[in-house]
Context: one part of a larger RNA
RNA sequence: GGCGUUUGGUGAAUGCCUUGGCAGUAAGAGGCGAUGAAAGACGUGAUACUCUGCGAUAAGUCAUGGGGAGCUGAGAAUAAGCUUUGAUCCAUGAAUUUCUGAAUGGGGCAACCCACCUGAUACUUUGUUAUUGUUAGCCUCACGGUUAUCAAUAAUGAGGUAAACCAGGUAUUUUUAACCUGAAUACAUAGGGUUAAAAAGGCAAACCCGGGGAACUGAAACAUCUAAGUACCCGGAGGAAAGGAAAUCAAUAUGAUACUCCCCUAGUAGCGGCGAGCGAACGGGGACCAGCCGAGCCUUGAGUGUGAGAAGAACCUGUUGGGAAGCAGGACCAUAGCGGGUGAUAGUCCCGUAUUCUAAGCAUGAUAGGACGUAUUAAGUAGGGCGGAACACGUGAAAUUCUGUCUGAAGAUCGGAGGACCACCUUCGAAGGCUAAGUACUCCUUACUGACCGAUAGUGAACCAGUACCGUGAGGGAAAGGUGAAAAGCACCCCGACGAGGGGAGUGAAACAGUACCUGAAACCGAACGCCU
Numbered sequence: 001g002g003c004g005u006u007u008g009g010u011g012a013a014u015g016c017c018u019u020g021g022c023a024g025u026a027a028g029a030g031g032c033g034a035u036g037a038a039a040g041a042c043g044u045g046a047u048a049c050u051c052u053g054c055g056a057u058a059a060g061u062c063a064u065g066g067g068g069a070g071c072u073g074a075g076a077a078u079a080a081g082c083u084u085u086g087a088u089c090c091a092u093g094a095a096u097u098u099c100u101g102a103a104u105g106g107g108g109c110a111a112c113c114c115a116c117c118u119g120a121u122a123c124u125u126u127g128u129u130a131u132u133g134u135u136a137g138c139c140u141c142a143c144g145g146u147u148a149u150c151a152a153u154a155a156u157g158a159g160g161u162a163a164a165c166c167a168g169g170u171a172u173u174u175u176u177a178a179c180c181u182g183a184a185u186a187c188a189u190a191g192g193g194u195u196a197a198a199a200a201g202g203c204a205a206a207c208c209c210g211g212g213g214a215a216c217u218g219a220a221a222c223a224u225c226u227a228a229g230u231a232c233c234c235g236g237a238g239g240a241a242a243g244g245a246a247a248u249c250a251a252u253a254u255g256a257u258a259c260u261c262c263c264c265u266a267g268u269a270g271c272g273g274c275g276a277g278c279g280a281a282c283g284g285g286g287a288c289c290a291g292c293c294g295a296g297c298c299u300u301g302a303g304u305g306u307g308a309g310a311a312g313a314a315c316c317u318g319u320u321g322g323g324a325a326g327c328a329g330g331a332c333c334a335u336a337g338c339g340g341g342u343g344a345u346a347g348u349c350c351c352g353u354a355u356u357c358u359a360a361g362c363a364u365g366a367u368a369g370g371a372c373g374u375a376u377u378a379a380g381u382a383g384g385g386c387g388g389a390a391c392a393c394g395u396g397a398a399a400u401u402c403u404g405u406c407u408g409a410a411g412a413u414c415g416g417a418g419g420a421c422c423a424c425c426u427u428c429g430a431a432g433g434c435u436a437a438g439u440a441c442u443c444c445u446u447a448c449u450g451a452c453c454g455a456u457a458g459u460g461a462a463c464c465a466g467u468a469c470c471g472u473g474a475g476g477g478a479a480a481g482g483u484g485a486a487a488a489g490c491a492c493c494c495c496g497a498c499g500a501g502g503g504g505a506g507u508g509a510a511a512c513a514g515u516a517c518c519u520g521a522a523a524c525c526g527a528a529c530g531c532c533u
Stems, first nucleotide, its partner, number of pairs: 001532009015518001016482002020453002022450007029442002031203002039100003042055003046078001049075003061094006070082003105114003115170005121162013135148005172200010207238001208236005218225001222273001248256002260287005270278002291434003294372001297370003303364004309357003315330005331348002333337001339351003383407008393419001414429005469476002489517001492504004
């Protein structure tokens, strides 16, 4: 040095577990905001820090209801307290709610700086009233009464002054109203200003409507075309939005009958450098159904839902073990054998579960009553020319819809449509408006489910994670779970530096479970022994 056996170190795989995720189902909710939101800064405890809660009334204040013995949130103990005169806790309502932030008095490098007006408050002057006292006069024997003067105190009214502190107000835009002003231009009007009242503003996951609107790509290149009216930007709204009661379809009949969504029709008819590709409708079957011209407003509040919560059955013995819920034996309940916990696997130990009941508040809402209201046939329109766009339809034979521009009817004896156009026929009545349900979505709440994951998985995040850290910034973005049933977390002794670490002793079922903690593979590094060189 090699091989082998044994035994260790290191290391973290594997196994088991789950506080966290993922995907859904059924309900709910679908908004919050100038009554100051979302998001934060700074504070707040007997307490250094962080999280959580809260806001100078600051882990909290008040009220009502519930509840019934402990409590003062977590990391974590100690002190000091609270509580059957009902605490802590739960539900609902109310109060407080610093500063920033739409941020809105002005400014600003967010959480800071600087104001004005009014009030409150304080002081002072003064009027009135009341009480008490002083001084003087009059009446009275006296008690006392009365008139006037001065002072103090209190209440109230008016005026003035205030350094600091405190409270309220003071942004902009729009609408409405009043007032003051005020052009061309005489009266006026436009415009300007002041005051008052109301509204708006910002945030938020997707869904929805409208206004704008790409490119990569495909066409095996590329220009029409495609991607795609997609991504993205802007505006707006609601719990849904949009659409919607025929100037609609159909096709010869005694037709259908708003809109929306789904399945067919159908990858059909068509469109298309007839390339790549794009791609209907009629009709049929379903979901849902509703019509109208206020499906509105105020009051009433039968009931229903939600709801802190209340009641809620039935088991013992032996045995193994550290521990029984295991095993054995014998019982019981069940409208309850869903689930979780308890020292291993519990229907009958605990929380619960089935079932029954339930306050306030909130939501919904039958019924009844009341106050008003009830449009009237749509012209610079339909149509046409030119230029575009939308329709599955690329200008085409191109109907239909929209309109930048130029034009421009008829009036129910009329007008539109039936895919150029004309006639007949049929059908409908544009140029005003409203309308639930069926449909789309899930930031969020509750309950439940999973041939979903189980810590390199599952969310980036099971753990104080959008953190640490990186970047000027936009932005990027981790790692990190497990002692034990219970800390019983090793008193005391020894070595050592009054270390680190270890050896005894003790706890424990176990300490090779010692907080570098379940299990503890391999790589890698030793030691002992045997053999070979």

The part of an RNA shown here (large-subunit ribosomal RNA, domain I) has 533 nucleotides and comes from a seawater metagenome. RNAcentral holds the full RNA, with entries from SILVA. The prediction has a mean pLDDT of 82.